[in-house]
RNA sequence: CCAUCGAAAAGGCAAACCCGAGGGAAACCCGGGGACGCAAAGCCACCUAUCCAGAUUAAUCUGGAAAGAGGGGUCGUCGAA
Numbered sequence: 001c002c003a004u005c006g007a008a009a010a011g012g013c014a015a016a017c018c019c020g021a022g023g024g025a026a027a028c029c030c031g032g033g034g035a036c037g038c039a040a041a042g043c044c045a046c047c048u049a050u051c052c053a054g055a056u057u058a059a060u061c062u063g064g065a066a067a068g069a070g071g072g073g074u075c076g077u078c079g080a081a
Base pairs, nucleotide, nucleotide: 005079006078012038013037017033018032019031020030022029023028036068042074043073044072046071047070048069050065051064052063053062054061055060
């Protein structure tokens, strides 16, 4: 220095829920509060799964959402065993 790994320390993120004369057809998103938890719960949206809308007899297809379900890619804090 790198990889694996995940004790400690310094920090980080933010579930459910609540509020908003906010946005959207909806899923859901945004702002504030709030912390269930998280070593990538940083980023991407390629695959599977999930949710919404439409089409379709059906199989399925198209568009959207989320991705803190799993796989994949990528950048990365610290340094015990």
Predicted 3D model of an 81-nucleotide RNA (c-di-GMP-I riboswitch aptamer) from a Geobacteraceae bacterium. Model confidence (mean pLDDT): 86 of 100. The sequence was found by an Rfam model in a public genome assembly.